[in-house]
Context: one part of a larger RNA
């Protein structure tokens, strides 16, 4: 100096705590990891920084395992054969899972492309991530971190970078042997609020006139159609701009920085993203035609094709979904969303109407490469009736059987999906432990992303929405500052 240890002293944090919500931990199932088990159950990661992670939902392929079988995609050199043929291809038997001429029988075919040996390449989801580059993660969501000149110190260094006040901030106000700067922070960048103020819009509407139709005895109000015409931007869309800045009142305070508290206002800490220095022998050589060394290269660790695996199950663990029921299932009915997506290799997508069918689906037709069609995305939770009545019960659904359709060359070990049946464990879950303060948690669904089939995950989107903090340093950590008697 301080990765570190003692001590004190002061900040900070819901990856801490107080106050409280959902919870997890108990049940059955889904999935990741382990252990067993296999021919293989490839494999990396293991404390936050590993376990619904690898964008990892694997029937083939993926694919790295395993039994099998086929090929050279052995460049190029040299060197032996070699046109009296180096070599290539193949029906059929037979042999093979195989319509692999793979081998073998048979003989055809072909024409220097090739074939033996060296030597060297190439290619490997082979090794090492403890050679690496790149990303990424994390130390750290904290406020840190560096140099120039000038000061101390022999010197490493040290001040600057701070008693003190304020801030979320090494943010400022000040104080000062320092001055004046750079990188973070902050500004910046994107999203969501607000404009009757410009700019528009038959790919968004809206108002009125006209025309037709329903309902009513007409008319008239209402309500629905038609690209017929005219005006027009509230309301959709989106460009360019405005708007908030602690500005304006009153307090507190050196009458500093800035704190409360009132008024005006859509708005008076919204939400997210980018993020310094020094580092880790964190993780990736299974993302890469990014890489060194090893290793292997034809009986291949290369590539293909066939089947099995990656899904096995006495058993522990982790992230979850479904429940346990009356704030509830149940059957009818009303009313309401915002993010997205969608077929040019042109039939491969997203679908509408209409039929058939209980449903899953299916045949016909359109429409849409999209603010134009699906689609006003008819969304769930809600809400109104209406059955049920506390019982393993109309809670709750596993697991089993039959049938059936659909995706695919292929569904068996049961893709998915629908229909009937069977109906189990679960009466709210010890010890421990996770997250979280407002449109937040919880509840509810949808959209995409994987996707031939497909979401109990992920990632965003909305719908309904509280409880209890606006503190503390008591546990867990963390950052500054002092000490000096450990330590490198």
């Nucleotide at each position: 100096u301080g990765a570190c240890g003692g001590a004190a002293g002061g900040g900070c944090a819901c990856c801490a705590c107080c106050a409280g919500g959902a919870g997890u931990g108990g049940a059955g199932c889904c999935u990741g990891c382990g252990g067993c088990u296999c021919a293989a159950u490839u494999u990396g990661a293991c404390u936050c920084a590993a376990c619904a992670c690898g964008g990892g939902a694997a029937a083939a392929c993926u694919u790295a395992c395993c039994c099998g079988g086929c090929c050279c995609g052995g460049a190029c050199a040299c060197u032996g054969g070699g046109a009296g043929g180096a070599u290539u291809g193949a029906c059929a038997g037979a042999u093979u899972g195989a319509g692999a001429g793979c081998u073998c029988u048979u003989u055809c075919u072909u024409g220097a492309u090739u074939c033996g040996g060296u030597g060297g390449a190439u290619g490997g989801u082979g090794g090492u991530g403890c050679a690496u580059g790149g990303c990424c993660g994390u130390u750290c969501u904290u406020a840190g971190u560096u140099g120039g000149u000038g000061g101390a110190g022999c010197g490493a260094u040290u001040u600057g970078u701070c008693u003190g006040g304020u801030c979320a901030a090494u943010u400022c106000c000040g104080a000062u042997a320092a001055c004046g700067a750079a990188c973070g922070a902050g500004a910046c960048u994107c999203c969501a609020g607000c404009c009757u103020a410009c700019u528009a819009a038959a790919u968004a509407g809206g108002u009125g006139c006209g025309a037709g139709a329903u309902u009513c005895u007409c008319c008239g109000c209402a309500u629905c159609u038609u690209u017929c015409a005219c005006c027009c931007u509230u309301c959709u869309u989106a460009g360019a701009g405005g708007g908030a800045c602690a500005a304006g009142c009153g307090g507190c305070u050196c009458c500093u920085a800035g704190c409360c508290g009132c008024a005006c206002g859509a708005a008076a800490c919204g939400g997210a993203g980018c993020a310094a220095u020094a580092a880790c022998a964190g993780g990736u050589c299974u993302g890469u035609g990014a890489u060194g060394c090893c290793c292997u290269u034809a009986g291949a660790u290369g590539u293909c094709c066939g089947g099995g695996g990656c899904c096995g199950c006495a058993c522990g663990c982790g992230c979850g979904c479904u429940a346990c029921a009356c704030u509830g299932a149940u059957g009818a009915g009303a009313g309401c969303a915002g993010c997205g997506u969608g077929u040019u290799g042109u039939u491969u997508c997203c679908c509408u109407g209409c039929c058939c069918g209980a449903u899953a689906u299916g045949a016909c037709u359109g429409g849409g490469u999209a603010a134009c069609c699906c689609g006003a995305u008819c969304a769930a939770c809600u809400c109104u009736c209406u059955u049920c009545g506390u019982g393993a019960u109309u809670g709750g659904a596993a697991u089993a059987g039959g049938g059936g359709c659909u995706u695919g060359c292929a569904a068996u070990u049961g893709u998915u999906c629908c229909c009937c049946u069977c109906a189990a464990a679960c009466g709210a879950g010890g010890a421990a432990u996770u997250c979280c303060c407002a449109g937040u948690a919880a509840g509810c669904g949808c959209a995409a992303g994987u996707c031939a089939u497909a979401a109990g995950c992920u990632c965003g989107c909305g719908c309904u929405g509280a409880c209890u903090a606006c503190g503390u340093c008591c546990c867990u950590g963390c950052c500054c500052u002092u000490u000096g008697u450990a330590c490198a």
The prediction has a mean pLDDT of 80. This is a predicted structure of a 488-nucleotide part of an RNA (small-subunit ribosomal RNA, 3' major domain) from Ornithodoros savignyi. Lineage of the source: Eukaryota > Protostomia > Chelicerata > Parasitiformes > Ornithodoros. The RNAcentral record of the full RNA draws on ENA and SILVA.